[in-house]
């Protein structure tokens, strides 16, 4: 660092440090922030990975395989303000009928997880 699949309106700080940012890109918005941003410790969530119980299928059984779903627990990552904070591209519905707006579906992009090269 590329490619696959899969998820992204829910969850989670009155804590320390630490000192001006920050919310992925560009762009146009709006939102947080010395009543402390960002980073790091701790505590917290639990989304995928795994463990473990149990449902269900097979099976002539099993301490067997297997997709799926429920739970526990928190063992690699994640994550831990505002829907991925919102929009951009298309498309359809309804309004309008110079424009302009409102909702939905889809795509793009991004971000985590596995897995591959």
């Nucleotide at each position: 660092c590329u490619c696959u699949u899969a998820u992204c309106a829910a969850g989670a700080g009155u804590g320390g440090u630490g000192g001006a940012g920050g919310g992925a890109a560009u762009a146009g918005g709006c939102c947080c922030u010395g009543u402390g941003a960002a980073g790091c410790c701790c505590g917290g969530c639990a989304a995928c990975c795994a463990u473990c119980a149990g449902a269900c299928u097979g099976g002539a059984c099993a301490u067997c395989a297997g997709a799926u779903c429920u739970g526990a627990a928190a063992g690699g990552u994640g994550c831990u303000a505002c829907a991925u904070c919102c929009u951009a591209c298309a498309g359809g519905u309804c309004a309008a009928u110079u424009a302009c707006g409102a909702u939905c579906u889809g795509g793009a992009a991004g971000a985590u997880a596995a897995g591959a090269g």

The RNA shown here (SAM riboswitch aptamer (S box leader)) has 117 nucleotides and comes from Lentibacillus populi. The organism belongs to Lentibacillus, within Bacteria. The RNAcentral record of the sequence draws on Rfam.